Small-subunit ribosomal RNA, 5' domain from Nicotiana obtusifolia, 477 nucleotides, folded computationally.
Context: one part of a larger RNA
RNA sequence: GGAUGAAUGCUGGCAGCAUGCUUAACAUAUGCUAGUCGGACGGGAAGUAGUUUUUCCAGUGGCGAACGGGUGAGUAACGCAUAAUAACCUGCCCUUGGGAGGGGAAAAACAGCUGGAAACGGCUGCUAAUACCCCGUAGGCUGAGGAGCAAAAGGAGGAAUCCACUCGAGGAGGGGCUCGCGUCUGAUUAGCUAGUUGGUGAGGCAAUAGCUUACCAAGGCGAUGAUCAGUAGCUGGUCCGAGAGGAUGAUCUGCCACACUAGGACUGAGACACGGCCCAGACUCCUACGGGAGGCAGCAGUGAGGAAUUUUCCACAAUGGGAGAAAGCCUUAUGGAGCAAUGUCGCAUGGAGGUAGAGGGCCCACGGGUCAUGAACUUCUUUUCCUGGAGAAGAAGCAAUGAUGGUAUCUAGGGAAUAAGCAUCGGCUAAAUCUGUGCCAGCAGCCGCGGUAAUAUAGAGGAUACAAGCGUUAUCC
Numbered sequence: 001g002g003a004u005g006a007a008u009g010c011u012g013g014c015a016g017c018a019u020g021c022u023u024a025a026c027a028u029a030u031g032c033u034a035g036u037c038g039g040a041c042g043g044g045a046a047g048u049a050g051u052u053u054u055u056c057c058a059g060u061g062g063c064g065a066a067c068g069g070g071u072g073a074g075u076a077a078c079g080c081a082u083a084a085u086a087a088c089c090u091g092c093c094c095u096u097g098g099g100a101g102g103g104g105a106a107a108a109a110c111a112g113c114u115g116g117a118a119a120c121g122g123c124u125g126c127u128a129a130u131a132c133c134c135c136g137u138a139g140g141c142u143g144a145g146g147a148g149c150a151a152a153a154g155g156a157g158g159a160a161u162c163c164a165c166u167c168g169a170g171g172a173g174g175g176g177c178u179c180g181c182g183u184c185u186g187a188u189u190a191g192c193u194a195g196u197u198g199g200u201g202a203g204g205c206a207a208u209a210g211c212u213u214a215c216c217a218a219g220g221c222g223a224u225g226a227u228c229a230g231u232a233g234c235u236g237g238u239c240c241g242a243g244a245g246g247a248u249g250a251u252c253u254g255c256c257a258c259a260c261u262a263g264g265a266c267u268g269a270g271a272c273a274c275g276g277c278c279c280a281g282a283c284u285c286c287u288a289c290g291g292g293a294g295g296c297a298g299c300a301g302u303g304a305g306g307a308a309u310u311u312u313c314c315a316c317a318a319u320g321g322g323a324g325a326a327a328g329c330c331u332u333a334u335g336g337a338g339c340a341a342u343g344u345c346g347c348a349u350g351g352a353g354g355u356a357g358a359g360g361g362c363c364c365a366c367g368g369g370u371c372a373u374g375a376a377c378u379u380c381u382u383u384u385c386c387u388g389g390a391g392a393a394g395a396a397g398c399a400a401u402g403a404u405g406g407u408a409u410c411u412a413g414g415g416a417a418u419a420a421g422c423a424u425c426g427g428c429u430a431a432a433u434c435u436g437u438g439c440c441a442g443c444a445g446c447c448g449c450g451g452u453a454a455u456a457u458a459g460a461g462g463a464u465a466c467a468a469g470c471g472u473u474a475u476c477c
Base pairs, nucleotide, nucleotide: 001477002476003475004474006473007472008471009470010469013347014346016344017343018342019340020339021305026303027302028301030300031299032298035063036062037061040060041059043057044056045055046054070258071257072256079183080182082180084178088175089174090173093171094170095169096168097167098166099165101135102134103133104132110125111124112123113122114121115120140149141148142147154163155162156161184230185229186228191221192220193219196218197217198216199215200214201213202212203211233255234254236252237248238247239246240245260281261280263278264277283294284293285292286291311337313336314335315334319333320331321330322329350380351379352378353377360371361370362369363368385414386413387412388411389410390409394404421466423464424463425462426447427446428445433460434459435458436457442449443448
C1' cells in the first nucleotide's frame, strides 16, 4: 500500500446492487417448512320436498416425502480434484417388440361391546379396489440330458381415443464399485499388521472383493516416512503479488459428511432416511404415578455465549419442484419487501455575481495580516425534499392472471429550501502559530517529546488529507 462476512470511537442526506452468528454441532416457547389424487376403492357428511347433478371428508390404495433447504461436528480418506476402467443397478422420461386369460380369500373404514388420565388400544361381525393370493400362458432367467422358475388392473368418455398395468430390448439422466497421479504439520512418533497378506471351498451382494466364514501358506506395509499424534471438510474459486509464489475456502457452483449422542434395521427404484421406525443414553415436558411426549445444523423468533451479525413480514404473479387427466392444491425452495453506512458504486449538501476588503475571532514588528468572496446583499437553478396528477416492464399462452407496488418512471406546483464530518499538522508524512502546564499532567506506530520561551502534552484560531464517512483495533499478502 492492498484486502476483510469484520468490530469499535465520533459523525451521518439519498439511491442502485450485493452481504449479514466467523463464537456454543449450546438449549430452544410459538407458528409455519410435504403433500397430492374422488378420473383406483367401499363408505360418510353437506345440500335438495325427492331424483340426477354438485361440494367436502376420516379410512384402504397409488405416487412423492432419498428432491429441495441447513450445517461443517467428524474425516488426512479413493473424502476431494484430475485422468481412466469393468464386474453392476436404475422409479419417473424417450424409442421399440409382445401381453393383459381364468379364479379366490381377507382386512381397514363402519357397527356392537370394551380398556386407559392421556398417548393409544382390545374383542366380535360386515365389505370394495389399480391392495393381496392361486392357476394358465411367455422371443425372459437358470441349466444343459430330461427340465425348472417368474406377469398383469383397470379408470375416463356416447365413441374415436386417452391415461394407467405387465414381460423384454435399447437410450438418456442418476447412482454403486475399482484404479494411476496430486492433496497440511511433527522422527523430541521407527517399526506397524492375525482377517493381517495371498490361495482353495462355501456363503453373501445389483456387482468386484477377506465383504464373511472353514482350511492352507506366511505373508503385507515402512526413511520415496509406515504406524502414531496434532490440525483440517475438499474443489471451482477469493485476497495479495510484475511474476514465481504466499494466504484463504463467507456469499455463488460441484462433491462429501452429518441431523440431540451411540447403534440398528424396515419400506422402497433409490435411505440405513433432518421435519420416518426400533433399542440404549443424556436432557426437557405432561401425568390420575400405572404410563406417555419431544429433537430449529429448515424459515422467522427466544435465551445463552460473544467484540459482533437482521423481520415471529408479503406472495405463489414469475422461475422451478411434488402429486393430479385437468381445473385447482401444496411449496419459509424461490420471487420480493423490512432492518444494518457491513461493503461497493453513483448523486447531493447549491451555482453566478458581490469590497465598505463589513462585524467578529486569531496573530502582530501595532503599520497591518489572516479566516475571506467567506457572510450579508442581488440574481439563477431544483438533483434531492414536500404536496398534487398520470403510472409501468417483468405475463409466457386467445383471453385472464403482478406479491413487488400506487414502487420505478413521467409530469405540475413550492421554496436555497432538508443535508459535513473525521483524523492529523517534530521526522518518516501533506499541513504552523499563540496560550496554559512545567520530567507534572500527559503523548507515542518507530525514532522519541515534557525539568518555564514545548511547531511532539491540553486548549484556541488557522492549515493539510480524506469525505457520508473518517480514525483505531484485529487478521492476511
Rfam family: Bacterial small subunit ribosomal RNA. Gene Ontology terms of the family: ribosome and structural constituent of ribosome. The RNAcentral record of the full RNA draws on SILVA. Its mean pLDDT, the model's own confidence on a scale to 100, is 84.